[in-house]
Context: one part of a larger RNA
RNA sequence: CUGGGCGUAAAGGGUGCGCAGGCGGCUAAAUGUGUCGGGUGUGAAAUCUUGGGGCUUAACCCCAAAAUAGCGUUCAAAACUGUUUAACUUGAGGCCCGGAGAGGUAAGCGGAAUUCCAGGUGUAGCGGUGAAAUGCGUAGAUAUCUGGAGGAACACCAAAGGCGAAGGCAGCCUACUGGAAGAGUACUGACGCUCAGGCACGAAAGCGUGGGUAGCAAAAGGGAUUAGAUACCCCUGUAGUCCACGCCCUAAACGUUGUACACUAGGUCUUGGGACAUUCGACCGUCUCAGGAUCCAAGCUAACGCGAUAAGUGUACCGCCUGAGGACUACGGCCGCAAGGCUAAAACUU
Numbered sequence: 001c002u003g004g005g006c007g008u009a010a011a012g013g014g015u016g017c018g019c020a021g022g023c024g025g026c027u028a029a030a031u032g033u034g035u036c037g038g039g040u041g042u043g044a045a046a047u048c049u050u051g052g053g054g055c056u057u058a059a060c061c062c063c064a065a066a067a068u069a070g071c072g073u074u075c076a077a078a079a080c081u082g083u084u085u086a087a088c089u090u091g092a093g094g095c096c097c098g099g100a101g102a103g104g105u106a107a108g109c110g111g112a113a114u115u116c117c118a119g120g121u122g123u124a125g126c127g128g129u130g131a132a133a134u135g136c137g138u139a140g141a142u143a144u145c146u147g148g149a150g151g152a153a154c155a156c157c158a159a160a161g162g163c164g165a166a167g168g169c170a171g172c173c174u175a176c177u178g179g180a181a182g183a184g185u186a187c188u189g190a191c192g193c194u195c196a197g198g199c200a201c202g203a204a205a206g207c208g209u210g211g212g213u214a215g216c217a218a219a220a221g222g223g224a225u226u227a228g229a230u231a232c233c234c235c236u237g238u239a240g241u242c243c244a245c246g247c248c249c250u251a252a253a254c255g256u257u258g259u260a261c262a263c264u265a266g267g268u269c270u271u272g273g274g275a276c277a278u279u280c281g282a283c284c285g286u287c288u289c290a291g292g293a294u295c296c297a298a299g300c301u302a303a304c305g306c307g308a309u310a311a312g313u314g315u316a317c318c319g320c321c322u323g324a325g326g327a328c329u330a331c332g333g334c335c336g337c338a339a340g341g342c343u344a345a346a347a348c349u350u
Stems, first nucleotide, its partner, number of pairs: 004321003007304002012318001014201004021194003025088001027086005034080001035077001037075006049065006091191001092188002094185002097182001103177004108172002110154001115149007125136002162169002206247006215241002220236004258317006266295011299306002323350003332343004
């Protein structure tokens, strides 16, 4: 160097952008880098191979031939590859149009509910559980009505629904802003795909500074349960949950399925757009593009299952695996305020 793999057995990086690198549409010409052919030089001897010979055989030895990747040089080929030049439009991008959407950021507004405060009515219970008790209540609770304060989350709509690269995103309105899909196109002309390192984003918890705190609630306290109960149940309750700024960088970050492209029977439902048809419209119908869901042919698979959203058939590039434990560890390095994160062994056991 070569092999087999990565949905569930070990194995897809959390996600994207992207330099280097790898790979790259169609036509023509030039060149001759790779590539291919011939000649020639070199490729020591020994070894190996073939033929022959010598030790009584063999090993061994001797003679001859053949063979040898590669490299140098020269002649020649031009399909492919590279380079250069010219051209193309299918890939990619642009322009224009009208739609869809919890995509993002910021500001403002709204109603329901919980809690608290003040007041009214009102009286002995309330609350909680399997049953209770702790707890609250005659200093007037619970219930009910009126008013107020404050924080957090947005019922119905709501869906196998939508959007986003992923994490994720849901009251309403406004401003700014990203992306995708469709229809049209007389524009650019391969500008592409992937991507080690790098950069950015990255739930929850956690950390720093300052604010905020209604409900909930690690820790903590109490009541129960129990043999015990550092739990499950109940009553309280602080960090936290919320906001701003700065860190952390992990996850069952999961579709446990990397990205891009092409090809390969169908059926049903659904979201967004378009075309046709229809009677102006709506509904219905047919076709089509993009997305979501489901059942299946072929094929694949150890099976389960997957099945145009492939785990089918191929191509390009990246990441990763190599028995279990030791070990998502030690040591070292880098990062972090810390918690810790990333990278990552061995002895030994089996």
Notes
Small-subunit ribosomal RNA, central domain from an uncultured prokaryote, 350 nucleotides, folded computationally. Model confidence (mean pLDDT): 89 of 100. The full RNA is in RNAcentral, with records from ENA.